About this RNA: A computed fold for a 73-nucleotide RNA from an Oscillospiraceae bacterium, annotated as transfer RNA. It was read from a public genome assembly. Taxonomically the source falls in Oscillospiraceae (Bacteria, Bacillati, Clostridia, Eubacteriales). It matches the Rfam family "tRNA". From the family's description: Transfer RNA (tRNA) molecules are approximately 80 nucleotides in length.
RNA sequence: GGGAGCAUAGCUCAGCCGGGAGAGCACAUGCCUUACAAGCAUGGGGUCGCAGGUUCGAGCCCUGCUGUUCCCA
Numbered sequence: 001g002g003g004a005g006c007a008u009a010g011c012u013c014a015g016c017c018g019g020g021a022g023a024g025c026a027c028a029u030g031c032c033u034u035a036c037a038a039g040c041a042u043g044g045g046g047u048c049g050c051a052g053g054u055u056c057g058a059g060c061c062c063u064g065c066u067g068u069u070c071c072c073a
Stems, first nucleotide, its partner, number of pairs: 001072007010025004019056001027043005049065005
């Protein structure tokens, strides 16, 4: 220098063909226990990397940029 993948909750990740933002773990509260852990129930937490575009409508499509991983040279 050229090419490809990834970026969604604190962490690991799902999200199909554009129409509700979700799971597990973690966290908080309650139950249980002498107490803790485990277990059970409930709950909080998101500018979906950034900026534009298309569309009635974008996590998803298009463009640029940023970060990161890999391949080629």